This is a predicted structure of a 483-nucleotide part of an RNA (small-subunit ribosomal RNA, 3' major domain) from a Pseudomonadota bacterium. The RNAcentral record of the full RNA draws on ENA.
[in-house]
Context: one part of a larger RNA
RNA sequence: UGACGGGGGCCCGCACAAGCGGUGGAGUAUGUGGUUUAAUUCGAUGCAACGCGAAGAACCUUACCUGGCCUAGAACUGCAACUGCACGUCCGGUGAAAGCCGGAUUCCUUCGAGGGUGUUGCAAAGGUGCUGCAUGGCUGUCGUCAGCUCGUGUCGUGAGAUGUUGGGUUAAGUCCCGCAACGAGCGCAACCCUUGCCGUUAGUUGCCAUCAGGUCCUUCGGGACGCUGGGAACUCUAACGGGACCGCCUCGGUUAACGGGGAGGAAGGUGGGGAUGACGUCAAGUCCUCAUGGCCCUUACGGCCAGGGCUACACACGUACUACAAUGGGCGGUACAGAGGGUCGCAAAACCGCAAGGUGGAGCCAAUCCCCAAAAGCCGUCCUCAAUUCGGAUUGCAGUCUGCAACUCGACUGCAUGAAGCCGGAAUCGCUAGUAAUCGCUGAUCAGCAGGCAGCGGUGAAUACGUUCCCGGGCCUUGUACA
Numbered sequence: 001u002g003a004c005g006g007g008g009g010c011c012c013g014c015a016c017a018a019g020c021g022g023u024g025g026a027g028u029a030u031g032u033g034g035u036u037u038a039a040u041u042c043g044a045u046g047c048a049a050c051g052c053g054a055a056g057a058a059c060c061u062u063a064c065c066u067g068g069c070c071u072a073g074a075a076c077u078g079c080a081a082c083u084g085c086a087c088g089u090c091c092g093g094u095g096a097a098a099g100c101c102g103g104a105u106u107c108c109u110u111c112g113a114g115g116g117u118g119u120u121g122c123a124a125a126g127g128u129g130c131u132g133c134a135u136g137g138c139u140g141u142c143g144u145c146a147g148c149u150c151g152u153g154u155c156g157u158g159a160g161a162u163g164u165u166g167g168g169u170u171a172a173g174u175c176c177c178g179c180a181a182c183g184a185g186c187g188c189a190a191c192c193c194u195u196g197c198c199g200u201u202a203g204u205u206g207c208c209a210u211c212a213g214g215u216c217c218u219u220c221g222g223g224a225c226g227c228u229g230g231g232a233a234c235u236c237u238a239a240c241g242g243g244a245c246c247g248c249c250u251c252g253g254u255u256a257a258c259g260g261g262g263a264g265g266a267a268g269g270u271g272g273g274g275a276u277g278a279c280g281u282c283a284a285g286u287c288c289u290c291a292u293g294g295c296c297c298u299u300a301c302g303g304c305c306a307g308g309g310c311u312a313c314a315c316a317c318g319u320a321c322u323a324c325a326a327u328g329g330g331c332g333g334u335a336c337a338g339a340g341g342g343u344c345g346c347a348a349a350a351c352c353g354c355a356a357g358g359u360g361g362a363g364c365c366a367a368u369c370c371c372c373a374a375a376a377g378c379c380g381u382c383c384u385c386a387a388u389u390c391g392g393a394u395u396g397c398a399g400u401c402u403g404c405a406a407c408u409c410g411a412c413u414g415c416a417u418g419a420a421g422c423c424g425g426a427a428u429c430g431c432u433a434g435u436a437a438u439c440g441c442u443g444a445u446c447a448g449c450a451g452g453c454a455g456c457g458g459u460g461a462a463u464a465c466g467u468u469c470c471c472g473g474g475c476c477u478u479g480u481a482c483a
Base pairs, nucleotide, nucleotide: 001483002482003480004479005478007477008476009475010474011473012472013471015467016466019431020430021429022428023427026322027321028320029319030318031317032316033315034313035312042053043052064308065307066306067305068304069303070302077123078122079121080120081119082118084117085116088105089104090103091102092101093100094099126297127296129295130294131293135291136290137286138285139284140282142280147186148185149184150183151182152181153162154161155160166177167176168175192274193273194272195271197242198241199240200239201238202237203236207231208230211229212228213227214225215224216223217222245268248262249261250260251259252258324424328383329382330381331380332379333378334377340371341370342369345364346363350359351358352357390421395416396415397414398413399412400411401410437459438458439457440456441455442454443453
């Protein structure tokens, strides 16, 4: 100087407390451990591994296993030789395919050659083989915590100290005051995006208040449809501005920084959300994204193919989904989103099928057309506390779709079947507001496959006295047999 303390002081955080909902019990999905296996490819392992790499393993992927094949090779560059042939295309045999064997056809030319291809030799290729403790790059984490440093000066023999400590204050090393310090840098904040209010400009594919017309319904009062003329008001779209700054009032405070209350305002004290991650820590993670040193393999640890495996199953754990019901389940009717995607695509109307789906193909490179049905909600009705009209696992049969192909091993539909489960021990997790909870919708990946992930909107709470305690962190101080 740090680190540490079941030392002290001050402070913060869904850290506790106050609440709401879960996990832990059941079934299933998914990942992992373990076991098994010819193989169950590899990596990730407290927080910070375990719906993680993987935004999607039937083949491919694929790295693993078994078997069949190739050896300058599937792909790259160059040299030399041999000569053959253009490359290629077609056919036959064998085979699971890859491959191997055979046949047919076939360039240009200035006759030197040229480019291409085959064979051989050489220099080299190739490796998801090892080392993340040789590395770059990227990432996690403490932590969006408020810290981490430097120059000059001063103090100290020196390691170092001071500044950065102190008194206040803040979300903040934020700012004020003081001070042997005076300044500065990286962080904080602001600048960026988005959302909330207003204005200006613009008006199609979006909008329809007023006027006129049309179509449909009608209880003849009227109502519905932007459909048409038209309109530029409103919504919206998207570009530019305004707006919030403790600015105003009051009180407290040291006359300060700032804090409490109030007004006005769409918004009030960083308005909400995002992006943004200092010096460093963990020899943290990744040599299987990529790059790369070293080592290793070179008729194989490289390459091609078929089939299998990554999907196994006594069990253990993590993360989720669905439930155990009446604030519910079933059936019928009816209403309201946002954000996305679409030409190898999205696909309407109509028709067929109980349905998955099929036929069909209008329209749309999309504010125009389509995906598109939002669901919870509301209205009506049945069920009445039961393992049930709860719950849907499992299994049988019959089908649909994608795809060369759904046996191992896809998703979905119909009929039948109808398991556990009656709210979960010790323990443990998330959340402070448009949040939790609950409800559906979209997208990436993608032929097909979503309970995962990334987004989007609908409905919409309870509670916070407080900081004694648990956990993590910041500052000061103290002790130390630690570095």

Taxonomically the source falls in Pseudomonadota (Bacteria, Pseudomonadati). Its mean pLDDT, the model's own confidence on a scale to 100, is 84.